[in-house]
Context: one part of a larger RNA
């Protein structure tokens, strides 16, 4: 110098506290871990693995098992001598791959002979192929610590020298932010600003989106003649900057409190992630060194498997009821998808669907809310009209197929549970809670994840303690 310390000073953080809700009990779902298995394919493992790669394992997918099959190869690239157009149809063995037959048609240039591109056959080997190892040989990508305030330079200075100064110090900030001081004067990476989006007004623009005022229609409806007024939509602008006002301060940065304002002191949220840490993670996304296999560790098929289940842990989801279950009539959204699609009306079915096919390449039309509120029911806490696992039976859809191993309906059955022990998580405002809703991947197949929007709290005295972290200073037998 640094690291470290149950050393010290000072500061910050949903880090405690205060509060709200939850995990840890149960029963489902997932993901691992052991253990089973022919195989349960591989990786990931303290925070930073475990609803993680996996934004979707019935077959495909798939890498793994058993079985049959190929061997210059199943896709793609190209070299070499030879044959034949090619496509394409069809029979036999088959689980199919495959393996063995068979017909039909038939290109260019030449009369013909023969020649010629493709693209197929058989060879030949040079090679191709590896989801085989080694992320402690690497690239590139991503986690962490951390959006934590920090890491460094130049020249000058001081020290024999490592190295110091600066960057320490007094205030101040969310900040190594700024201002004072100062042998240190600058610069740089990094904070912030600049970008997105959201709140408010102004201004142009008026279709498929509005409807105030005006004419008519209708059982109703912007539905229609019009209108741009508002509402949105979506280009350009204004606006916020401690700019004004008092106070406190060193007369400075700066803080407090106050006007005015839709909005105050970083006005909410994103995006963005210094130098470096942890030989963190990824050879299985890709690329790559070396090293391994080459009639196979390459490669085609079917058929299980990955979905196993004495059991231990994560993380979600549903309840244990009356702030509640059921029934009925009604009412209000944001953000999105939608031509291999999204489908209304209308008929039928208890229902999941089925029929049907209007309209939409979409601000035009479809997909389409629930909680909430209104009425009247259970009538007092019970394993109930709570819960809805689990089993039976009938079906519905998707798809060559739903046994293994699909998601749904509907009759039936009703299982633990009665607020959960030590311990533990998560949040400071449109947040937590609660409520549905859409996308992605997708032939089907969320309770996972990414987004939206509707109702909407409680509380924070304060920094003694836990946990993490800056910054100074101390001690060390550590490096």
């Nucleotide at each position: 110098u640094g690291a470290c310390g149950g050393g010290g000073g000072c500061c910050c953080g949903c880090a405690c506290a205060a509060g709200c809700g939850g995990u840890g009990g149960a029963g489902g779902a997932u993901g691992u871990g052991g253990u089973u298995u022919a195989a349960u394919u591989c990786g990931a493992c303290g925070c930073a693995a475990c609803g993680c790669g996996a934004a979707g394992a019935a077959c495909c997918u798939u890498a793994c098992c058993c079985g049959g099959g190929c061997u210059u190869g199943a896709a793609g690239a190209g070299c070499u001598a030879g044959g034949u157009a090619a496509a394409c149809u069809c029979g036999u063995g088959g689980a199919a791959a495959c393996a063995c037959g068979a017909g039909c048609u038939g290109c260019c240039c030449g009369c013909a002979c023969g020649g010629g591109a493709a693209u197929c056959c058989a060879g030949u080997g040079a090679c191709a192929g590896g989801u085989g190892c080694u992320g402690c040989a690497u690239g590139g990508c991503u986690g962490u610590c951390g959006u934590c305030a920090g890491c460094u330079c130049g020249u000058g200075u001081c020290g024999u020298g490592a190295g110091a100064u600066g960057u320490u110090g007094g205030g101040u900030u969310a900040a190594g932010u700024c201002c004072c001081g100062u042998a240190a004067c600058g610069a740089g990476c990094g904070c912030a600003a600049c970008c997105c989006u959201u709140g408010u007004c102004c201004u142009u623009a008026c279709u498929u989106g509005c409807c105030a005022g005006c004419g008519g229609g209708u059982a109703a409806u912007g539905g229609u003649g019009g209108g741009g007024a508002c509402u949105c939509u979506a280009g350009g602008g204004a606006g916020a900057c401690u700019g004004c006002c008092g106070g406190u301060g060193a007369u400075a940065a700066a803080c407090c409190g106050g006007a005015g304002g839709a909005a105050g002191g970083u006005g909410g949220g994103g995006a963005c992630g210094a130098c470096g840490u942890c030989a963190a993670g990824u050879c299985a996304u890709c690329a790559u060194g070396g090293c391994c296999c080459u009639u196979a560790u390459g490669u085609c098929c079917a058929g299980g498997g990955c979905u196993a289940c004495a059991c231990a842990c994560g993380u979600g989801c549903u309840a244990c009821a009356a702030u509640g279950g059921g029934c009925g009539g009604u009412a209000c959204a944001g953000a999105g998808g939608g031509u291999u699609g999204c489908a209304a009306a209308c008929c039928u079915g208890c229902g999941a669907g089925g029929u049907g096919g209007a309209g939409c390449c979409a601000a035009u039309c479809c997909c389409a809310a629930a909680a909430a509120a209104c009425c009247g029911u259970c009538c007092u806490c019970a394993g109930u009209u709570c819960g809805g696992a689990u089993u039976g039976c009938a079906g519905u859809c998707u798809g060559c197929a739903a046994c293994u191993c699909g998601a749904c309906u509907g009759c039936a059955u009703g299982a633990a549970g009665u607020u959960g022990g030590a311990a533990u998580c998560g949040c400071u405002a449109g947040u937590a809670a609660u409520c549905g809703c859409g996308g992605a991947u997708c032939a089907g197949a969320a309770c996972g994840c990414c987004g939206c929007g509707g109702u909407g709290a409680a509380u924070a005295c304060g920094u003694u303690c836990c946990c993490g972290g800056g910054c100074c200073u101390u001690g060390u037998a550590c490096a």